This is a predicted structure of a 507-nucleotide part of an RNA (small-subunit ribosomal RNA, 5' domain) from an uncultured bacterium.
Rfam family: Bacterial small subunit ribosomal RNA.
Its mean pLDDT, the model's own confidence on a scale to 100, is 84.
The RNAcentral record of the full RNA draws on ENA and SILVA.

[in-house]
Context: one part of a larger RNA
This record gives sequence, structure tokens and C1' cells, in this order.
RNA sequence: GGACGAACGCUGGCGGCGUGCUUAACACAUGCAAGUCGAACGAUGAUGCCCUGCUUGCAGGGUGGAUUAGUGGCGAACGGGUGAGUAACACGUGGGUGAUCUGCCCCGCACUUCGGGAUAAGCCUGGGAAACUGGGUCUAAUACCGGAUACGACCCCCUGGUAGGUCAGGGGGUGGAAAGAUUUUAUCGGUGUGGGAUGAGCCUGCGGCCUAUCAGCUUGUUGGUGGGGUAAUGGCCUACCAAGGCGUCGACGGGUAGCCGGCCUGAGAGGGUGAUCGGCCACAUUGGGACUGAGACACGGCCCAGACUCCUACGGGAGGCAGCAGUGGGGAAUAUUGCACAAUGGGCGCAAGCCUGAUGCAGCGACGCCGCGUGGGGGAUGACGGCCUUCGGGUUGUAAACUCCUUUCGACAGGGACGAAGCGUUAUAGUGACGGUACCUGUAGAAGAAGCACCGGCUAACUACGUGCCAGCAGCCGCGGUAAUACGUAGGGUGCGAGCGUUGUCC
Repeated sequence: GGACGAACGCUGGCGGCGUGCUUAACACAUGCAAGUCGAACGAUGAUGCCCUGCUUGCAGGGUGGAUUAGUGGCGAACGGGUGAGUAACACGUGGGUGAUCUGCCCCGCACUUCGGGAUAAGCCUGGGAAACUGGGUCUAAUACCGGAUACGACCCCCUGGUAGGUCAGGGGGUGGAAAGAUUUUAUCGGUGUGGGAUGAGCCUGCGGCCUAUCAGCUUGUUGGUGGGGUAAUGGCCUACCAAGGCGUCGACGGGUAGCCGGCCUGAGAGGGUGAUCGGCCACAUUGGGACUGAGACACGGCCCAGACUCCUACGGGAGGCAGCAGUGGGGAAUAUUGCACAAUGGGCGCAAGCCUGAUGCAGCGACGCCGCGUGGGGGAUGACGGCCUUCGGGUUGUAAACUCCUUUCGACAGGGACGAAGCGUUAUAGUGACGGUACCUGUAGAAGAAGCACCGGCUAACUACGUGCCAGCAGCCGCGGUAAUACGUAGGGUGCGAGCGUUGUCC
């Protein structure tokens, strides 16, 4: 000198764009953050409309379908948060998978047949303070089960090629599919299989911290065979066999730490760093476990154990903000219990649409960067006041007053968007959180808007008074003991300016 997620002191006009718990991965009141589909299903059936009866506002029937608890499907494994752990194939980069999986999506091929038994909801009836739960009975499905068919798929054998499970051809065999819905004639679905795309798993070369006051480490350890397990290779697991494997090119141990794209600095080499944004990983009160599923060993799922908190009728239950706000606590220190799904994106749905604290916006903070303003021209016999003085004057100083202008920003008044593609509709209307915002026009009037640090040298900028080794200053050298340009105040000056200084950290 530069930089910062900064803090502190003094000061503070406006706007745009960013950014904001670095500390206790401490504990959390309250609300919201994941639902959706009635075009899968049985039920429930409101406002209506029609008919009949009449007691004139009711009863019965029909139509119609708002509404939804339940069964079922898809989603809930994404999106959002945090960095505790991790020195590791965790990450980065380059490869391998002849060792693999992949819902929804795209492109092919072939199918979509015949049946069955239940069960929730409902009704009846119990238990419990509650959370919840038992029994009986009835019913449906794109829920569940069985049969048929199935080139291909799977398994075995043979042949050829090959790198081991890859490819082509032939033969044989076991077992294995399906679901319908509706605006009613075109859609949306369902099953098997091949390919693609996307996503993921696994393996591997290389690379990136400190420590030798850690020198030896290792028994599933290293390898083999058989078996198990997995989508899949593999001591991943197991039985047996062998005795190996790693290490001064730093094993093992200890400390610290999420990694990277990047960011800061620097001419570069390098050094430091890993906030925001993007990619990957890990975690979700602590520890362990599996279930479901294409995908989890699952933040707002389940089970067990621990700690903690809450309810209780003492028998038993409930909970998990490192989601968005917000509270307490810790701290030098970090925001609103806001608006909207209008846009972008996501889930479900044929769609309308619903949900979305993702997201878009607004609020707060000079926290940062950038821009603008706080006026401009003229104005001397150089006013007043202040300060200094050699008492002549000098300086503040064209500064003010005064005069002529201008009106950005702010204030007030009027008008007022783009963002809207879509969706929707008798092809009319309507649909914007931000927002009466940006922007435009007009009105008034210099009107509402300047501070902070420094002035001994380094280092731009000096005098007076007070103080008297006191009070104090200080980054280093050093100032202060009676004329202090170094302390305090004032006048003046210098630097930067809505900021200026100080502290901390890095180069």
C1' cells in the first nucleotide's frame, strides 16, 4: 500500500447492486417449510334444479355434483440447512467397469387373456385420562392372489470369435406378465423386452497440512481355495491352507482440517484463504439398526438404547429449528415471528388447479462497492466577530453580507409501467407480490443535507494560551522538570470526505 462476512469511537443526506451468528453441531415457546390425484376405488353426499303430496314451507322421489376421512398411485431420497466428523479414493484431475444398477423421460418390438379370495372406510360393540387400540359384520379397486400365452428375457449345453460375465449362431429346460379410466372414440394408462438419455455404485494413476520430543506397525492382518452376500468386484463375511503385507521415498501414532472452482495479495514465482455463488462429500439431539422403495440405512419416516424437555387420571405417552422467521444463552459482533406464488423452478394432476419460508420481492444494518448531492456566477476602501501582533498591521477571506441564476437529490401534487410467455374465456372479460414502485410531468424555494483524523521527524500541514517529569501523548525515534510547533484548549492549516480514524487478521 492492498484486502475483509469485520468490530469499536465520532459523525451521518439520497439511490443502485451486493451482503449480514466467523462464537455454543448450545437449548428452543409459537407459526409456517410436502403434498397431490374423484379421469384408480367403495362410500359421504351440501347450495341448487325437476316431479308428487300438501299443513305453504316441510315430507318423499329423481337429477346433480360442492365436500372430504379411508383404500390405492406418484412424490416425500429433490429442493432447503450446517461443517460436527473426516488426512480418507473424502476431494481435484485423468482413466477403467469384459464387475454394475437406473423410477419418471425418449425411440423400437410384442402383448394387454381367464378367474378368485380378502380388507380399510361404513355399521354394531368394547378397552384407555390421553396417545391410541381390540372384536363382530358388510363392500370396492389401476390394492392382493391364482391360471393361460410369451419370439425375446433367465438358466444349461455346443460351435466360432474374444480380454473373465462381451458378441453371433444352434439345441434343451425351469419358472415368470398385464389394469383399467374417461369428455366416448380419441387420449391417458398397464406388461414383457432391446436401445438411448440422465443419475448413481465400485476400482484405479497422479496431486494437495504439521509433527521423528511418534520408528517400527499389522492376525481378517497379506495371499490362495471352497462357500455366503451384493445391482456388482473384493477378507465384504465365513471355513480351511500358506506366512505374508506396510515402513526413513516417513508406515504406525499424535495434532489440526470438510475438499475444489475460486477469493486476497504479488511484476511474477509464491504466500494466505475456502464467507456469499457453483460442484462434490459428510451430518441431522447422541449412538446403533434395519424396513419400504428405482433410489435412503432416510433433517420435518420407523425401531432400540442414552441424555434432556413436556403431558399424565401414575397405568402410560409426546418431542427433536445444523429449514424460514423468531426466543433465551454465548459473544466485540451479525437482520423481519413481513408479502406473493405474478415470474423462474419443483411435486401431483388430462387439465383447471393445489402445494412450494425453493424462489421472486419487501423490511432492518454506511457492513461493502459504485454513483449523486449538500449549490453556481459576481461581490473589497477587505465589514462585524474570532485569533495573532513588532500595535503599524496580519489572518480567517470572496469567505460572509449583498446581487444575478439554477433546482439534481429530497418534499408535495398529477399521471403511471416493462416484467405476461402462458392460463383462461360466448375466442368478451380477467390474471403482477414487488407497487401507486421505477419512470414522466408540474409546484415552491438556496431552500432540508459535513464530518473525521492529523499538523516534532518518518509524513502534507504552526502559532498563542494553560500545564510544569504533573496531567498526559506515543506506530518507531521519543515529548513533558516555567517561553512545549510532540500534553490540553483555541485560532489557523493539511489530508480524506458520507464518511473518517482505531483495533484485529492475511499478502